[in-house]
C1' cells in the first nucleotide's frame, strides 16, 4: 500500500428502510432489625464524523477517522 470484520446508553452487546432496546451498572420505592439477594419504577443515546439514495435511513453507497485481524 491492498483486503475483511467492527463503532449504538457509563460497561458487554441486539436491532436486515418505518417512534432505538436488552443486560450489567446507577437511582427511587418495595420487602427484610440491617445489609445483600429479590421485586417494581425511573434517568441516561448528536446511533465514530461528512456527504449521497429514499417519501422515510441505526439499516443500503461514498469518503474519511478510529480500532482488531489478514496479505505484500
Nucleotide at each position: 500500500g491492498c483486503c475483511u470484520c467492527g463503532u449504538u446508553a457509563g460497561c458487554u452487546c441486539a436491532g436486515u428502510g418505518g417512534u432505538a432496546g436488552a443486560g450489567c451498572a446507577u437511582g427511587u420505592g418495595g420487602c427484610u432489625u440491617u445489609u445483600a439477594a429479590c421485586c417494581a419504577c425511573a434517568g441516561g443515546g448528536u446511533c465514530g464524523u461528512g456527504g449521497g439514495u429514499u417519501c422515510g435511513a441505526c439499516a443500503c453507497c461514498c469518503a474519511c477517522a478510529c480500532g482488531a485481524g489478514g496479505c505484500g
The RNA shown here (transfer RNA) has 72 nucleotides and comes from Coemansia sp. RSA 1591.
The RNAcentral record of the sequence draws on ENA and Rfam.
NCBI's taxonomy places the organism under Eukaryota, Opisthokonta, Kickxellomycota, Kickxellales, Coemansia.
Its Rfam family is "tRNA". Rfam classes the family as a transfer RNA. About the family: Transfer RNA (tRNA) molecules are approximately 80 nucleotides in length.